[in-house]
Context: one part of a larger RNA
Molecule: small-subunit ribosomal RNA, 5' domain
Organism: uncultured bacterium
RNA sequence: GGAUGAACGUUGGCGGCGUGCCUAAGACAUGCAAGUCGAGUGGGUUAGACCCACGGCGAACGGGUGAGUAAUACCUAGGAACAUCCCACAAGUCGAGCAUAUCCAGCCGAAAGGUUGUGCAAUUCUCGAUGUGAAGGAAACUUCAAAGCAGCAAUGCGCUUGUGGUGUGGCCUGGGCACCAUCAGCUAGUUGGUAAGGUAAUGGCUUACCAAGGCUAUGACGGUUAGGGGGCCCGAGAGGGUGAACCCCCACACUGGGACUGCGAUACGGCCCAGACUCCUACGGGAGGCAGCAGUUCGGAAUAUUCCGCAAUGGGCGAAAGCCUGACGGAGCGACGCCGCGUGCACGAUGAAGGCCUUCGGGUUGUAAAGUGCUUUUGCUAGGGAACAAUAUUUUGAGCGUACCUAGAGAAUAAGAGGUUGCUAACUCUGUGCCAGCAGCAGCGGUAAUACAGAGACCUCAAACGUUAUCC
Numbered sequence: 001g002g003a004u005g006a007a008c009g010u011u012g013g014c015g016g017c018g019u020g021c022c023u024a025a026g027a028c029a030u031g032c033a034a035g036u037c038g039a040g041u042g043g044g045u046u047a048g049a050c051c052c053a054c055g056g057c058g059a060a061c062g063g064g065u066g067a068g069u070a071a072u073a074c075c076u077a078g079g080a081a082c083a084u085c086c087c088a089c090a091a092g093u094c095g096a097g098c099a100u101a102u103c104c105a106g107c108c109g110a111a112a113g114g115u116u117g118u119g120c121a122a123u124u125c126u127c128g129a130u131g132u133g134a135a136g137g138a139a140a141c142u143u144c145a146a147a148g149c150a151g152c153a154a155u156g157c158g159c160u161u162g163u164g165g166u167g168u169g170g171c172c173u174g175g176g177c178a179c180c181a182u183c184a185g186c187u188a189g190u191u192g193g194u195a196a197g198g199u200a201a202u203g204g205c206u207u208a209c210c211a212a213g214g215c216u217a218u219g220a221c222g223g224u225u226a227g228g229g230g231g232c233c234c235g236a237g238a239g240g241g242u243g244a245a246c247c248c249c250c251a252c253a254c255u256g257g258g259a260c261u262g263c264g265a266u267a268c269g270g271c272c273c274a275g276a277c278u279c280c281u282a283c284g285g286g287a288g289g290c291a292g293c294a295g296u297u298c299g300g301a302a303u304a305u306u307c308c309g310c311a312a313u314g315g316g317c318g319a320a321a322g323c324c325u326g327a328c329g330g331a332g333c334g335a336c337g338c339c340g341c342g343u344g345c346a347c348g349a350u351g352a353a354g355g356c357c358u359u360c361g362g363g364u365u366g367u368a369a370a371g372u373g374c375u376u377u378u379g380c381u382a383g384g385g386a387a388c389a390a391u392a393u394u395u396u397g398a399g400c401g402u403a404c405c406u407a408g409a410g411a412a413u414a415a416g417a418g419g420u421u422g423c424u425a426a427c428u429c430u431g432u433g434c435c436a437g438c439a440g441c442a443g444c445g446g447u448a449a450u451a452c453a454g455a456g457a458c459c460u461c462a463a464a465c466g467u468u469a470u471c472c
Stems, first nucleotide, its partner, number of pairs: 001472004006468005013341006019334002021299001026297003030294003035057003040054005064252003074176006082169003086165008094128004104117005133144004148157003178224003185215003190212008227249004231242004254275005277288004305331001307330003313327001314325004344374004354365004380408005388399001416461005421442003427456005437444002
């Protein structure tokens, strides 16, 4: 000098675009953040397409955080033994049956909720048939399906089995990836083989048996620290530092463990168990998980609204109308950052008054002010008024009567901070007297201090200016 998710001090006019718990992955009141489908089905209630339950799809996305992890991560270059909701195409979609929720009747409970019985439905479940086809097999042959709904119909949407496709995901290998040797030896499923099991799939992934291997100064093992990358900052570069915001990947969801459902989770707003904590209780027992958006409390030098809207973009469901969406689009707060604009312009000398200095002549503040003329950016008031809408027509705008345009009054609404011994741009007076104090370094101050304090003048930057912290 540059930089910052900054903080602190003084000051503070406007706008645009960004950005804002870096600390306690501490604890959380309240509201909202994932539903949807009546064109799968049953029932209740009707004032109403209002509600309940079964079923389907979604809830594995989107959003948050960085605790853990030094390698099951990430980056990069490859690989073979896999899966796939969805999309396209081909073929099929025949027959039969058993249950059950809501409901009804009864019982238990303070509640959360539970339980018994009768009966009913489906795109729920089961069985049989067929086998285009697929799997296994050398072959013979064996095994494996299905569901209907809307419509007058045409047809459409589905369902089943395959084939193909895009993308995504799982797995393996090489290389890269922090510090400590005051960590030097580590290892029994350990290393390899055979067989079996398991998985979507390879594999000690698991088990039995057999062999005794495997890693290591090219740093094993251990300890400490840490999410990784694209990037960002500094630098001429080499390189050093860093990993906020945005994008990709990973990991986590009160702590620890476990599986279920499902194409997909070992699942933030699902389930079970244990634990800590908080709450309710009729003391028998129950309920909860903001590292979602706001907000509260604590911690801290320090970080925002319990806002508006689904109009746009995107997502889920639905045939659609549509519903849901704290994703998102916007507004609010903070000079936190960057950028832009303004705080007026011209004329104006007897160089007014006042201040300061003075050799008492004057000098300086200083064309500065006053005064005269002009302008109106910005702010204020009034009138008009978009784009963003996807649409040829009609409907649909949260932001918004915003941006922008026009008119009006009026210099009106708007300047400070730090510094002035040298480094380093800028000097005098007064006070103080090694005191009070200053200070980044050198150093100032003990009676003439350009270095302390006040004043005037001046210098620098400017809606900022300084200080502190950190990096180059």